[in-house]
């Protein structure tokens, strides 16, 4: 001096990630209110089953919650997301809860990133979210070539810079 590793630290990817707030769409011309009409039974209604009650027509008026979300702001770059497992909660008149949703946890597993499409799941949903598969794109590293490009391959336990009095060659 070089290389490999280890540790520390700073960074990059871009329709990048999460949170807060939230115009607005949808919920819904629904619930509900007013007026009018209406014998009862049957029938129909709600996540499923049970048991019981309730509701059902017309006209006028007409929400909200839960579920989403442009823009903006904040924190960030395994950001974070999903699955599985464990524990809790919910069903709006009552009881039960397979499944579902939701909250908390995890020395478990999967995913480099977003986008588009089919299918499946959640959802009231043509909102939105999640997953498998397929597609092109993109950052990065490796290999090859006809080398500022092209092809193939890998994965974030990655990649790049800096530092070390560290270890090894």
């Nucleotide at each position: 001096g070089a290389g490999u590793c280890u540790g520390a630290u700073a960074g990059a990817g871009g329709c990048g990630c999460g949170g807060c707030c939230g115009a607005c769409a949808a919920a819904a011309g629904u619930a509900c209110c007013u007026u009018c009409g209406c014998a009862a039974a049957a029938c129909g209604g709600g996540c499923a089953g049970g048991a019981u009650a309730c509701c059902g027509g017309a006209a006028g008026g007409g929400a909200a919650a839960g579920g989403g979300g442009a823009a903006g702001c904040c924190g960030c770059c395994g950001a974070g997301g999903g699955a599985g497992c464990g524990g809790g909660a919910a069903a709006g008149a009552c009881c039960u809860g397979a499944g579902u949703u939701u909250c908390c946890g995890c020395g478990u597993c999967c995913c480099g990133g977003g986008c588009c499409g089919u299918c499946g799941g959640a959802g009231a949903a043509c909102a939105u979210c999640c997953g498998c598969c397929g597609g092109a794109c993109u950052g990065u590293c490796g290999c090859a070539g006809g080398a500022u490009c092209u092809g193939c391959g890998g994965a974030g336990c990655g990649c790049u810079g800096u530092c070390a009095u560290g270890a090894c060659u």
This is a predicted structure of a 169-nucleotide RNA (Lysine riboswitch aptamer). The coordinates come from a structure-prediction model, not an experiment, and the mean pLDDT is 78. The model forms 100% of the base pairs in the Rfam consensus.